c-di-GMP-I riboswitch aptamer from an Oceanospirillaceae bacterium, 99 nucleotides, folded computationally. The prediction has a mean pLDDT of 85. Lineage of the source: Bacteria > Pseudomonadota > Gammaproteobacteria > Oceanospirillales > Oceanospirillaceae. Of the family's consensus pairs, 100% are formed in the model. It matches the Rfam family "c-di-GMP-I riboswitch aptamer". Rfam describes the family as follows. GEMM was predicted in a large-scale screen for bacterial structured RNA regulatory elements.
RNA sequence: UCCCGACAAAGGCAAAGCCCGGGUAACCGGGCGGCGCAAAGUUACGGGUCCUCGGUGCGUCUUGACAUCAGACGCACCGGGGAUCGCCGGACCGCCGAA
Numbered sequence: 001u002c003c004c005g006a007c008a009a010a011g012g013c014a015a016a017g018c019c020c021g022g023g024u025a026a027c028c029g030g031g032c033g034g035c036g037c038a039a040a041g042u043u044a045c046g047g048g049u050c051c052u053c054g055g056u057g058c059g060u061c062u063u064g065a066c067a068u069c070a071g072a073c074g075c076a077c078c079g080g081g082g083a084u085c086g087c088c089g090g091a092c093c094g095c096c097g098a099a
Base pairs, nucleotide, nucleotide: 004097005096012037013036017032018031019030020029021028022027035086041092042091043090045089046088047087048084049083050082051081052080053079054078055077056076057075058074059073060072061071062070064069
């Protein structure tokens, strides 16, 4: 120095839930809280997931229409915009030092 990561030391972060605020939403900020975390530090760069808008297809429904239309809802795909770094990977940076 690199790998590695201890019932070590000093510190750090903060899941769910609840309260307040922001956002159509995913989700975010603050407070309480503490499940966990050796990068649970930074970065949406790749993949995943989620939200939203539009289009297409299929299905269901309807007091409309009666030609294959219209509307609502659901699912799938495509495209746009967004969210998540505590889903995985990449990039950047960093505390400590037993085996």